[in-house]
Context: one part of a larger RNA
RNA sequence: UUGCAGUUAAAAAGCUCGUAGUUGGAUUUCGGGACGGCGCGGCCGGUCCGCCGCAAGGUGUGUCUACUGGCCGGGCUGUCCUUCUUCGCAAAGACUGCGUGUGCUCUUGACUGAGUGUGCGUAGGACUUGCGACGUUUACUUUGAAAAAAUUAGAGUGUUCAAAGCAGGCCAGCGCUUGAAUACAUAAGCAUGGAAUAAUGGAAUAGGACUUUGGUUCUAUUUUGUUGGUUUCUGGAACCGAAGUAAUGAUUAAGAGGGACAGUUGGGGGCAUUCGUAUUUCGUUGUCAGAGGUGAAAUUCUUGGAUUUACGAAAGACGAACUACUGCGAAAGCAUUUGCCAAGAAUGUUUUCAUUAAUCAAGAACGAAAGUUAGAGGAUCGAAGACGAUCAGAUACCGUCCUAGUUCUAACCAUAAACGAUGCCGACUAGGGAUCAGGGAGUGUUAUUGGAUGACCUCUUUGGCACCUUAUGGGAAACCAAAGUUUUUGGGUUCCGGGGGAAGUAUGGUUGCAAAGCUGAAACUU
Numbered sequence: 001u002u003g004c005a006g007u008u009a010a011a012a013a014g015c016u017c018g019u020a021g022u023u024g025g026a027u028u029u030c031g032g033g034a035c036g037g038c039g040c041g042g043c044c045g046g047u048c049c050g051c052c053g054c055a056a057g058g059u060g061u062g063u064c065u066a067c068u069g070g071c072c073g074g075g076c077u078g079u080c081c082u083u084c085u086u087c088g089c090a091a092a093g094a095c096u097g098c099g100u101g102u103g104c105u106c107u108u109g110a111c112u113g114a115g116u117g118u119g120c121g122u123a124g125g126a127c128u129u130g131c132g133a134c135g136u137u138u139a140c141u142u143u144g145a146a147a148a149a150a151u152u153a154g155a156g157u158g159u160u161c162a163a164a165g166c167a168g169g170c171c172a173g174c175g176c177u178u179g180a181a182u183a184c185a186u187a188a189g190c191a192u193g194g195a196a197u198a199a200u201g202g203a204a205u206a207g208g209a210c211u212u213u214g215g216u217u218c219u220a221u222u223u224u225g226u227u228g229g230u231u232u233c234u235g236g237a238a239c240c241g242a243a244g245u246a247a248u249g250a251u252u253a254a255g256a257g258g259g260a261c262a263g264u265u266g267g268g269g270g271c272a273u274u275c276g277u278a279u280u281u282c283g284u285u286g287u288c289a290g291a292g293g294u295g296a297a298a299u300u301c302u303u304g305g306a307u308u309u310a311c312g313a314a315a316g317a318c319g320a321a322c323u324a325c326u327g328c329g330a331a332a333g334c335a336u337u338u339g340c341c342a343a344g345a346a347u348g349u350u351u352u353c354a355u356u357a358a359u360c361a362a363g364a365a366c367g368a369a370a371g372u373u374a375g376a377g378g379a380u381c382g383a384a385g386a387c388g389a390u391c392a393g394a395u396a397c398c399g400u401c402c403u404a405g406u407u408c409u410a411a412c413c414a415u416a417a418a419c420g421a422u423g424c425c426g427a428c429u430a431g432g433g434a435u436c437a438g439g440g441a442g443u444g445u446u447a448u449u450g451g452a453u454g455a456c457c458u459c460u461u462u463g464g465c466a467c468c469u470u471a472u473g474g475g476a477a478a479c480c481a482a483a484g485u486u487u488u489u490g491g492g493u494u495c496c497g498g499g500g501g502a503a504g505u506a507u508g509g510u511u512g513c514a515a516a517g518c519u520g521a522a523a524c525u526u
């Protein structure tokens, strides 16, 4: 590892990107033919047997438990061809052709011709062996050699049995004679057959393959009577050309992915702009004695006119109803109008590239609220604080006031029940009706006078957010079309858990201005 779990019992990083790592679509030799061997089945016969017949012959569900021939079918197996492990040297050469000598048989007028042996020369040469050169490379698997013994399994053997031991048995006089097997021995290494599976390589600016041919440079052993020099021929090596040969050489276009294009779509993001009512405060105004607030009150405000009415002004927040089991966004999150800026998804496509992909230690971006720093702004609400109540008490719930904050800008912080308490990618397994965004179809309805085009309706299709019903599925159940395809256990990949506490504590490290974050125990207890 085979072979645990992760919605709720312990547990999926808040979210996305991303390097190492791990994993990675299909495709290239399939098939056909020939010749054998073995056994099987079927059909038609012959010898045989029976019958008829003088004979020739004819005839039979006859026999294949006697021998045997032909045809057909399919099975197992072997060799060869299509489809050649290459070249050089050496050896050995089954055979084939030509020339020539010779023997035999026949033949001819004739070494004329035919056949058959045998010897020599020459040309070709399958197969085999040895040596050398050079071959895409591995994993995998087969077989073999090799791999201490003891141990283990196991053969033989009456240690008196057995655990053991490697002995022993026969004759009991000399002596004779059998053992001390065998298996297993996983990695790595060696040799060997296979070529499925998984990698890897080759010819795209042809410096590609093969066959000829020309040139340049280097090199040197044989032969030219000998020695020496020079040159050529010849052999070898390297380089540079030319021509020819070839079916000359680029797999496909993944219900994988990326890109381009088209018309859309969304409360996605940023910046600016604009509107709305409410709240509070202020100004003016009318009236008047209460107003607030509560379970009931009080703190509080009020003839210096509160509360309330009307008309205005200012400020800073917020964006009701429409608002939904609807949309968008990686998540956090996002809702007045309009403009600008860049981005995204799905759909469509007889567009393009051609494996570019999936998941991810390290690392990085974003990340509600609260909090921190510096400014701006401070309408509302409002931790802390003060007071009024309640109460046995109330440092609370209720009420009045109010600081920080709440809002914006610039920087930090990096956590939440950051929840679907459910990682991401891929495949399959079941029925339904809605809905959102595209596409297709419709002599459909409607608007316009007609058309373009909208709106609506019906069917269909791709992709979403969800829902309903059922499980011959799963689950401890609640429940779940995923939490199914799991003892019939293996699609790929990451993170993480191992009784409860102590404890997300101590300590160390690191980040942060701080608050704190990340990493993270043990003793002890139960």
Base pairs, nucleotide, nucleotide: 004497006495007478008477012494014366016364017363021359022358023357026251031082032081033080034079035078036077037076038075040073041072042071043070044069045068046067047066048062049060050059051058052057086133087132088131089130090129091128095124096123097122098121099120100119101118102117103116104115105114106113137199138198139197140194141193143191144190152183153182156166157165168177169176170175209245210244211243212242213241214240215239216238217237218236219235220234256356257353258352259351261348262347264345265344269341270340271339272338275319276318279315280314281313282312283311284310286308290301291300327334328333371412372411373410374409375408376407381405385401386400387399388398423493424492425491427485428484430469431468432467435464436463437462438461439460440459441458442457444456445455446454447453473480474479499526500525501524508519509518510517511516
Predicted 3D model of a 526-nucleotide part of an RNA (small-subunit ribosomal RNA, central domain) from Actinostola faeculenta. The coordinates come from a structure-prediction model, not an experiment, and the mean pLDDT is 81. The source organism's lineage runs through Eukaryota, Eumetazoa, Actiniaria, Actinostolidae and Actinostola. It matches the Rfam family "Eukaryotic small subunit ribosomal RNA". Rfam links the family to the GO terms ribosome and structural constituent of ribosome. For this family Rfam cites "Crystal structure of the ribosome at 5.5 A resolution" (Yusupov et al., Science, 2001).